[in-house]
């Protein structure tokens, strides 16, 4: 570019750090300085978590539409990215069976 897909996409939550904001330090008012080994609010977030929309195949009808069905998934270590890190991305990777 093509090929209709082990599809997108949205809210959610395991989870995650610390730009912001709260909150707490120190002699101290401060829009400064430090602190995520500060519960928390903004925030980031699952292929193998949940849940909804559309979508796509298949069958089947009472057929410009309508119902149903749509399976299985153990996974390093290294690297990136953001303000930083993560079950984010590389990745349904390399590897196991």
């Nucleotide at each position: 570019c093509g090929u209709u897909a082990c599809g997108u996409u949205u809210u959610c939550u395991a989870g995650g750090g610390u730009u912001c904001c709260g909150c707490g330090a120190g002699a101290g008012u401060a829009c400064a300085u430090c602190g995520g080994u500060c519960u928390g609010g903004u925030c980031c977030g699952a292929g193998a978590g949940a849940a909804a929309a559309c979508g796509c195949a298949c069958a089947g009808c009472g057929c410009u539409g309508c119902u149903g069905u749509g399976g299985c998934a153990c996974g390093g270590a290294g690297g990136g990215a953001u303000a930083a890190a993560a079950g984010c991305c590389c990745g349904g990777g390399a590897g196991a069976u």
The prediction has a mean pLDDT of 82. The RNA shown here (Guanidine-I riboswitch aptamer) has 97 nucleotides and comes from Aneurinibacillus soli. Its Rfam family is "Guanidine-I riboswitch aptamer". About the family: This family represents a conserved RNA structure found upstream of the ykkC and yxkD genes in Bacillus subtilis and related genes in other bacteria. The family has 100 seed sequences and 1,509 matches in Rfam 15.1. The sequence is in RNAcentral, with records from Rfam. The model forms 100% of the base pairs in the Rfam consensus.